[in-house]
């Protein structure tokens, strides 16, 4: 770093649809679809360096409407 797979980013309900997924078709159409990002942790590659201990610090974001929880301030 790439795949996966776990948990974590405080939650409900409706809505529209991009991507991706799924059927049918043959280039299209109908279903699903607003954590699909981000951080950790593990598996298994892939590159790179040779360099190892310790200490802190844990976020930043998430379409649109309602609402619930939390937290500030003001009445």
């Nucleotide at each position: 770093u790439a795949a996966g797979u776990u948990g974590a980013g405080g939650g409900g309900c409706g809505c529209u649809g991009c991507a991706g997924c799924g059927g049918a078709a043959g280039u299209u159409u109908c279903g699903u679809g607003a954590g699909g990002c981000u951080c950790a942790a593990c598996u298994u590659g892939u590159g790179g360096u040779u360099a190892u201990u310790g200490a802190u610090a844990c976020a930043a974001c998430g379409g649109c409407g309602c609402u619930c929880u939390u937290u500030c301030c003001a009445a």
This is a predicted structure of a 75-nucleotide RNA (SAH (S-adenosyl-L-homocysteine) riboswitch aptamer) from a Gammaproteobacteria bacterium. It matches the Rfam family "SAH (S-adenosyl-L-homocysteine) riboswitch aptamer". The literature on the family includes a 2008 paper in Mol Cell by Wang et al., "Riboswitches that sense S-adenosylhomocysteine and activate genes involved in coenzyme recycling". The family has 52 seed sequences and 1,354 matches in Rfam 15.1. Taxonomically the source falls in Gammaproteobacteria (Bacteria, Pseudomonadati, Pseudomonadota).